The prediction has a mean pLDDT of 76. This is a predicted structure of a 407-nucleotide RNA (Bacterial RNase P class A) from Paenibacillus radicibacter. The source organism's lineage runs through Bacteria, Bacilli, Caryophanales, Paenibacillaceae and Paenibacillus. Its Rfam family is "Bacterial RNase P class A". Gene Ontology terms of the family: tRNA processing, dimeric ribonuclease P complex and ribonuclease P activity. Rfam classes the family as a ribozyme. Of the family's consensus pairs, 99% are formed in the model.

[in-house]
RNA sequence: AAAGUUUGACAGACAAUCGCUGGUUGCAGGAGACUGUAACGAGAGGAAAGUCCGGGCUCCAUAGGGCAGGGUGCUGGAUAACGUCCAGUCAGCGCAAGUUGAAGGAUAGUGCCACAGAAAUGGACCGCCGAUGACGCUUAUAGCGAACAGGCAAGGGUGGAACCGUGGUGUAAGAGACCACGAGGAGCGUGGGUGACUACGUUCCUGGUAAACCCCACUUGGAGCAAGACCUAAGAGGGACGCAGCUAGCUUGACUAGCAGCUUUAGCCCGAAGCGCGUCCGGGUUGGUCGCUUGAGCCAUAUAGCAAUGUAUGGCCUAGAUAGAUGAUUGUCACUUCAAUAGUGGGAGGAGUUGCAUCCGUCGUACCACUGGAAGUACAGAACCCGGCUUACGGAAAGCUUUCCGC
Repeated sequence: AAAGUUUGACAGACAAUCGCUGGUUGCAGGAGACUGUAACGAGAGGAAAGUCCGGGCUCCAUAGGGCAGGGUGCUGGAUAACGUCCAGUCAGCGCAAGUUGAAGGAUAGUGCCACAGAAAUGGACCGCCGAUGACGCUUAUAGCGAACAGGCAAGGGUGGAACCGUGGUGUAAGAGACCACGAGGAGCGUGGGUGACUACGUUCCUGGUAAACCCCACUUGGAGCAAGACCUAAGAGGGACGCAGCUAGCUUGACUAGCAGCUUUAGCCCGAAGCGCGUCCGGGUUGGUCGCUUGAGCCAUAUAGCAAUGUAUGGCCUAGAUAGAUGAUUGUCACUUCAAUAGUGGGAGGAGUUGCAUCCGUCGUACCACUGGAAGUACAGAACCCGGCUUACGGAAAGCUUUCCGC
């Protein structure tokens, strides 16, 4: 100097004038709600986006249980919780710094593995053997030929994969049949580690697939701020019609109690709670207030921890709109880019290449720095709140890795 990788922050700043919304205080008007005015002070993000997760909160509800369904899936921690984060283990990618992981079980069971190929957990397309039985010839207890019975999966072919691989012994030819060395899986022993796991030794075994069904472990109510609460409002706690099961009781009734039945419990069952049932007509209302911003809050210091994060002390209060406010103008500054014979200072090198070549410059116009000039300042707008993840995007800073050059 270039390329790569990781991390945290910023997201233009300040001032003036005018404008919009909320708040506090003073003054004036008003019965009150409220209206006007003045001063002070506040007012859109790191993602406010996506709606992918987790909660707080509200209701069902005065509380549950089970099943189904859902979620997670290596270990140890953090957290209110999570599918998040931190630190590790193993596996993949990368020279590396780093980065990704849908990371339990195939020896519980079921299923699937297209096409090609003989065959995808059982078989022969090309083939090899034919020792033994059978056939033929002949020199006849021997030998030769051929390949029927039979044997083989070692060689070739197909394929991602053909009963683990390579080498040998052995055999008629072969094969983990046996041996040596390896790969993968499982068990056991010794050592290390909280653990996942790992090193060594030894025994047994040998297709893949669970991002197929399934099994195992842990976990899990539902709906959602358009949740929900309250106020106002009414010919209005409205009107009409029909029905009111079974058993028991006594005050004999549309009464009391139980059963049945219906409704709610946001999938089903049990349980719980409520209730006389059904049909038709009709009024109020498409209004207002709250919820609505003090929080698992932010900042600083110290401390424990590798870290995520926790604890203690001190400080701060930083939108709450409702057709939806948070803006416009001017000036100064900051950052980035561009142009050229603008000016000043320095200046013999600069650009380019793996290297050379080549171009510009040494005549002061290459190149470096400052001043001046022009342009630009990304992605994008809160709507109950918070913790994450993912996506979009401008410029700068720092750490680490690799390569090249110089000292």